[in-house]
RNA sequence: CGACCGGGUCGGACAGUCGCGUGCACAGCGCCGAAAGGCCGUGCAUGAGGAAAGUCCGGGCUCCACAGGGCAAGGAUAACGGGUAACGCCCGCCGAAGGCGACUUCAGGAAAAGUGCAACAGAGAUAUACCGCUGUACGGCGGCCAGCCGAUACAGCAAGGGUGGAAAGGUGCGGUAAGAGCGCACCCGAUGGUGCGGAAGUAUCCAUCGCUGCAAACUCUAUCCGGAGCAACACCGUAGAGGAGACAAGGCCGGCCCGGCUGUUUCCGAGUAGGUGGCUGGAACACAGCGGUGACGCUGCGUCUAGAUAGAUGACUGUCGAUUACAGAACCCGGCUUACAGACCCGAUCGCAUU
Numbered sequence: 001c002g003a004c005c006g007g008g009u010c011g012g013a014c015a016g017u018c019g020c021g022u023g024c025a026c027a028g029c030g031c032c033g034a035a036a037g038g039c040c041g042u043g044c045a046u047g048a049g050g051a052a053a054g055u056c057c058g059g060g061c062u063c064c065a066c067a068g069g070g071c072a073a074g075g076a077u078a079a080c081g082g083g084u085a086a087c088g089c090c091c092g093c094c095g096a097a098g099g100c101g102a103c104u105u106c107a108g109g110a111a112a113a114g115u116g117c118a119a120c121a122g123a124g125a126u127a128u129a130c131c132g133c134u135g136u137a138c139g140g141c142g143g144c145c146a147g148c149c150g151a152u153a154c155a156g157c158a159a160g161g162g163u164g165g166a167a168a169g170g171u172g173c174g175g176u177a178a179g180a181g182c183g184c185a186c187c188c189g190a191u192g193g194u195g196c197g198g199a200a201g202u203a204u205c206c207a208u209c210g211c212u213g214c215a216a217a218c219u220c221u222a223u224c225c226g227g228a229g230c231a232a233c234a235c236c237g238u239a240g241a242g243g244a245g246a247c248a249a250g251g252c253c254g255g256c257c258c259g260g261c262u263g264u265u266u267c268c269g270a271g272u273a274g275g276u277g278g279c280u281g282g283a284a285c286a287c288a289g290c291g292g293u294g295a296c297g298c299u300g301c302g303u304c305u306a307g308a309u310a311g312a313u314g315a316c317u318g319u320c321g322a323u324u325a326c327a328g329a330a331c332c333c334g335g336c337u338u339a340c341a342g343a344c345c346c347g348a349u350c351g352c353a354u355u
Base pairs, nucleotide, nucleotide: 001351002350003349005347006346007345008344009343010342012320013319014318015317016316017315018314020047021046022045023044024043025042026041028040030039031038032037049326053337054336056335057334058333059332060331061229062228063227064226074225075224076223077222078221080092081091082090083089094108095106096105097104098103109220110219114218115217116214117213118212130161131160132157133156134155135154136153137152138150139149140148141147169187170186171185172184173183174182188210189209190208191207192206193205194203195202196201233277234276235275236274242268243267244266245265246264247263250262251261252260253259284303285302287300288299289298290297291296
């Protein structure tokens, strides 16, 4: 210098003018409303994200259900150890696959509990003889022997060919009629022992053996899981309608009384419109020290950092930079996933050149 790998930070800056939400203070004792509460003015402070998104996991909070325990159904997860409030997240480590490497990826339990499947091709897919190889018999050629041949019969073989993702461990030597872990050497794999490791595992060790794959098919094993979600939920509550009572000096029904309806008024519970709380100080953030390989934890110190409810967070001008991406909070938090113009930083790897 080039290529590549891993991690992190920022994501227009500054100034001015106007405007909007929220909080505090002040003011007209102003306006609207029955009230709760709201509106108007001035000043000060403050006002979106790394993903606010998808709503895919895990929790807080609220209401409903539930004595406690077990079984079944359904769902989720899946090597091992740790972190965490918890997780299907994160860290470390093991194994497998890929890469020269830094490093990346894994839907990584069980196939000797059982059932099932293995398309096409191929003779045969858990069992096989299609082409083959070999022996014997028979026949032919050969005068005979040796030997050769076969649209034949019987028997042996699993080496070679061919098919396939996969064909009964691989290579070589011996052996044999031909062959075969049949024997031997080396290699590969499985199980057990022993050593190492906290464990998953691992090995220049020893023994026994050579067992198809698929659970992203049913299934089995282990662990976990009650439901709904802030439009949750709690509180205040006008008018109208409903219920109860009181009043009589009114009106109507009636000849009159009783009674009923109506009227006036008081109370009641449910609750609509509307309003308030829930609402943002929290498993919070920044910095430092200590422990840990790390995720993370502990201690100290400091900070307060949107809270709307038809929903504010904007517009314009100037300078710089440059044509500025993805995108907009709605109860809160921890993750994952997805989108993203561009700028910057840190640490590795490989190659080339120079000293």
RNAcentral holds the sequence, with entries from ENA. Predicted 3D model of a 355-nucleotide RNA (Bacterial RNase P class A) from Candidatus Avoscillospira sp. Of the family's consensus pairs, 94% are formed in the model. Lineage of the source: Bacteria > Bacillati > Bacillota > Oscillospiraceae > Candidatus Avoscillospira. The gene name in the source record is rnpB. Its mean pLDDT, the model's own confidence on a scale to 100, is 75. It matches the Rfam family "Bacterial RNase P class A". Rfam classes the family as a ribozyme.